Annotation:
Predicted 3D model of a 250-nucleotide part of an RNA (large-subunit ribosomal RNA, domain VI) from a Patescibacteria group bacterium. The source organism's lineage runs through Bacteria and Bacteria candidate phyla. The RNAcentral record of the full RNA draws on ENA. The prediction has a mean pLDDT of 87.
Context: one part of a larger RNA
RNA sequence: CGUGGAACAUUGAGAAGGCGAUUCUCUAGUACGAGAGGACCGAGAAUCACGAACCUCUAGUGCGCCUGCUGUCCUACCAAGGGCACCGCAGGGUAGCUACGUUCGGCACGGAUAAACGCUGAAAGCAUCUAAGCGUGAAGCCGUCUUCAAGAUUAAUGUUCGUCAUAGGAUCCUCCGAGACUAGGAGGUUGAUAGGCCGUAGGUGUAAGACCUGUGAGGGUUUAAGCCGAGCGGUACUAAUAGUCCGAUG
Numbered sequence: 001c002g003u004g005g006a007a008c009a010u011u012g013a014g015a016a017g018g019c020g021a022u023u024c025u026c027u028a029g030u031a032c033g034a035g036a037g038g039a040c041c042g043a044g045a046a047u048c049a050c051g052a053a054c055c056u057c058u059a060g061u062g063c064g065c066c067u068g069c070u071g072u073c074c075u076a077c078c079a080a081g082g083g084c085a086c087c088g089c090a091g092g093g094u095a096g097c098u099a100c101g102u103u104c105g106g107c108a109c110g111g112a113u114a115a116a117c118g119c120u121g122a123a124a125g126c127a128u129c130u131a132a133g134c135g136u137g138a139a140g141c142c143g144u145c146u147u148c149a150a151g152a153u154u155a156a157u158g159u160u161c162g163u164c165a166u167a168g169g170a171u172c173c174u175c176c177g178a179g180a181c182u183a184g185g186a187g188g189u190u191g192a193u194a195g196g197c198c199g200u201a202g203g204u205g206u207a208a209g210a211c212c213u214g215u216g217a218g219g220g221u222u223u224a225a226g227c228c229g230a231g232c233g234g235u236a237c238u239a240a241u242a243g244u245c246c247g248a249u250g
Base pairs, nucleotide, nucleotide: 001151005161006160007159008158009157010156014148015147016146017145020048021047022046023045024044025043026042032037050105051104052103053102054101058099059098060097061096065092066091067090068089069088070085071084072083073082074081075080109143110142111141116136117135118134119133168246169245170244171243172188173187174186175185176184193239194238195237196235197234198233199232200231202228203227204226209222210221211220212219213218
């Protein structure tokens, strides 16, 4: 930009992917075979590689969430803290993101076939799977499974709304399991969208101050305390105000 104005829900022309491998058990030491050996068909169980999703478990990260520690400077000093030192170093760690973790997947079936095996059957009184005709038959082909998909210009279909100031959309703003930007999605006071606040899961591991005790370094009680980013639930306190623009018989 088109699809004759929109919103929502669909169809599927077409495209892409997948349909992997091994071992063991039973059938059965059966069929077969002198023996040695040793099945088809069928049934079941695992494993590997690959792929997808996810974070309950295990594990990693988690650049300032908690704690410990060193040097130095500062808050006059003590105590308690702050800055810097690779995130100063070290021990842990929520959410998120991950694999080394968890779950799931390949099945089954149908159609047309290849090689091959057949039926009927002439040319050629016989024979012949082939010349007419009809079957069986592969991890392969076409479907079935997953994903995208009406620019499928053949521009599809359904429902609802709307055309003289309206349906609807956008701008703007608060944001996100969405994201380079855009797009997509959740919201904009008729509001839980984000922040704050409250509660809580979870993390760290018993704060400061005071008191008791020890000559003291320390220890104990108050105290499973104090502090805390993303999780969950709630709450209009703050910010999403007010508005503006586009928009269909040409």